A computed fold for an 88-nucleotide RNA, annotated as Glycine riboswitch aptamer. Its Rfam family is "Glycine riboswitch aptamer". Rfam describes the family as follows. This family represents the bacterial glycine riboswitch. The coordinates come from a structure-prediction model, not an experiment, and the mean pLDDT is 78.
RNA sequence: GAGAAAUUCCGGAGAAUCUCUUUUAAGAGUGCCGAAGGUGCAAGGGGCUUGCCCCGAAUCUCUCAGGCAAAAGGACGGAGCAUAACGU
Numbered sequence: 001g002a003g004a005a006a007u008u009c010c011g012g013a014g015a016a017u018c019u020c021u022u023u024u025a026a027g028a029g030u031g032c033c034g035a036a037g038g039u040g041c042a043a044g045g046g047g048c049u050u051g052c053c054c055c056g057a058a059u060c061u062c063u064c065a066g067g068c069a070a071a072a073g074g075a076c077g078g079a080g081c082a083u084a085a086c087g088u
Base pairs, nucleotide, nucleotide: 001086007080008079009078010077011076016030018029019028020027021026022025031068032067033066037064038062040060044055045054046053047052048051
């Protein structure tokens, strides 16, 4: 010089304040959402037995987990703080 993860602050969507039982926090049922996490794969790369296998992204996909008043959480974005890698 450059500056990631982490950490702090701000913004941050969707979907029943559904029904039943007990009784105040649990259980069950139906419908629904896609933005914690997780599953799947396109291009491309690799392997060999040549049509299969492996690696391989997302806010796409699935809906396992999670969620469907508010609060909390929340991918992602912005700002701050500081350090490491790296370069001279």